[in-house]
Predicted 3D model of RNase P RNA and transfer RNA as a complex of 436 nucleotides. It holds a member of the Rfam family "Bacterial RNase P class A". Rfam's curators write: Ribonuclease P (RNase P) is a ubiquitous endoribonuclease, found in archaea, bacteria and eukarya as well as chloroplasts and mitochondria.
RNA sequence: CGAGCCCGGGAGGCGGCCGCGGCGUCUCGGCAUCGCCGAGCCGUUGAGGAAAGUCCGGACUCCACAGGGCAUGGGUGCUGGCUAACGGCCAGGCGGGGCGACCCGACGGAUAGUGCAACAGAGAGCAAACCGCCGAUGGGACCCCGUCAUCACGACGGGGUCAACAGGCAAGGGUGAAACGGUGGUGUAAGAGACCACCAGCGUCCGGGGUGACUCGGGCGGCUCGGUAAACCCCACCCGGAGCAAGGCCAAGCAGGGACAGGGCUGCCCGUCCGCAACGUCCCAGGUGGGCCGCAGAGAUAGAUGGUCGCCGCCUGUCUCACGACAGGAGACAGAAUCCGGCUUAUACCCGGACUCGCACC
RNA sequence: GCCCCGGUAGCCCAACUGGUAGAGGCAGUCGGCUUAAAACCGAUCCAGUGCGGGUUCGAGCCCCGCCCGGGGUA
Numbered sequence: 001c002g003a004g005c006c007c008g009g010g011a012g013g014c015g016g017c018c019g020c021g022g023c024g025u026c027u028c029g030g031c032a033u034c035g036c037c038g039a040g041c042c043g044u045u046g047a048g049g050a051a052a053g054u055c056c057g058g059a060c061u062c063c064a065c066a067g068g069g070c071a072u073g074g075g076u077g078c079u080g081g082c083u084a085a086c087g088g089c090c091a092g093g094c095g096g097g098g099c100g101a102c103c104c105g106a107c108g109g110a111u112a113g114u115g116c117a118a119c120a121g122a123g124a125g126c127a128a129a130c131c132g133c134c135g136a137u138g139g140g141a142c143c144c145c146g147u148c149a150u151c152a153c154g155a156c157g158g159g160g161u162c163a164a165c166a167g168g169c170a171a172g173g174g175u176g177a178a179a180c181g182g183u184g185g186u187g188u189a190a191g192a193g194a195c196c197a198c199c200a201g202c203g204u205c206c207g208g209g210g211u212g213a214c215u216c217g218g219g220c221g222g223c224u225c226g227g228u229a230a231a232c233c234c235c236a237c238c239c240g241g242a243g244c245a246a247g248g249c250c251a252a253g254c255a256g257g258g259a260c261a262g263g264g265c266u267g268c269c270c271g272u273c274c275g276c277a278a279c280g281u282c283c284c285a286g287g288u289g290g291g292c293c294g295c296a297g298a299g300a301u302a303g304a305u306g307g308u309c310g311c312c313g314c315c316u317g318u319c320u321c322a323c324g325a326c327a328g329g330a331g332a333c334a335g336a337a338u339c340c341g342g343c344u345u346a347u348a349c350c351c352g353g354a355c356u357c358g359c360a361c362c
Numbered sequence: 363g364c365c366c367c368g369g370u371a372g373c374c375c376a377a378c379u380g381g382u383a384g385a386g387g388c389a390g391u392c393g394g395c396u397u398a399a400a401a402c403c404g405a406u407c408c409a410g411u412g413c414g415g416g417u418u419c420g421a422g423c424c425c426c427g428c429c430c431g432g433g434g435u436a
Stems, first nucleotide, its partner, number of pairs: 001358004006353005012312007020046005026040006048333001052344002055342005060243004067270004073239005078092005093107001094105004108234002113232002115228002130173002132169003137166002140162009181199006200224001202221008247293004256284005262274004314329006363435007372388003381419001390406005412428005
């Protein structure tokens, strides 16, 4: 210098004028009375890192309390810690990717059981045999020799050759996403963990390290026991439901009618509560859809937070040795609605720090 | 605001338990029939399943994140 990677911060600053929402003092006006409404002056205050998606977790409120067990349903899923809690965060382990800084991982169990695997292929979950190899052994055909017998056919025994019939094999080819370890040797008719050596993997035992996930070393074993749980399922842990349009109070208005003995706590049981005839619950119809609280150092009930000008700042170009001057330009994603902690998604540009790789120079 | 549901050709809709990437109707195009048209008959065209990623040998289907549309609730 170039390329990259991670972490943190910012999201232009100050001022003038005009405008908008909230609150407060004061003034004026109205209602008709000590409070509301409207206007004005002044003061003060007024978006975000995501306010978004509503994906998790809580606070808060109601369902009487928010209890236990079982089943079911939902969620989470390596380990340790942090936290009010979490599916979040931090650190670590293991696996994968990258030359590297570093990044990614729904990462319990396939030896609990059940299921699934299209097409191709001989064979797809426990085995199988298309091409292929062999054919030792048994049988067959032919040839030779020996013995018996003979006119001749022949019988028995031995040897050789051929085909590949029975049969053996799974090394090689081929199919597939996947075909039951790899290399070398022994062995054999041909072969094969059938056996041996080394290696990989699994299980188990012992010892060392670590809180743990896990890891290191050694011995033994059968020789290999495949994939899929974002398929059912098993294991461990967690979860009562609804949501501020929750819910409470006031005001206004209307027209009632029906069902219910049991019901609620998601299902069942236990337990418990309310009730057993109404001032209850639910449904239908009718009416209203106003105010206040909830609700906040922004706080609306259809949602304010804006515009413009000047200076500084940023970028580009020109001039200048330089300080600097002049001209032009850019500013994203977006926008509170009960409130917090996270996650995810969108985002122009700027600043700071740690680190990696390459090239060049000292 | 809060809570749910859905997305497959231009339109309406199928697709079983995940198995050749997808059936059908309407519409369109071409041909036939007709003097010409409609109707009818025949043929043909049109999708890679809203988008991106993941699990799996394999995804319209299962999972995650976005986008769009619809419904309910004072």